[in-house]
RNA sequence: GGGCCGCUAGCUCAUCAGGCAGAGCAAGGGCCUUUUAAGCCCUGGGUGCUGGGUUCGAGUCCCAGGCGGCCCA
Repeated sequence: GGGCCGCUAGCUCAUCAGGCAGAGCAAGGGCCUUUUAAGCCCUGGGUGCUGGGUUCGAGUCCCAGGCGGCCCA
């Protein structure tokens, strides 16, 4: 220098062809227990890496940039 993949909740990751953004763990509350842990129930939490574009509508499509990883030179 070139190519490919990834970036979504505190963490790990889903979201089949564009149509209200989810799970597990973690966190908070409750039940149970002498207490803790375990178990059960409930709750909150997101400008979807950044900036543009397309569209009635973008996490999803297009362009540029950033960060991380892999390969080639």
Molecule: transfer RNA
Organism: Candidatus Omnitrophota bacterium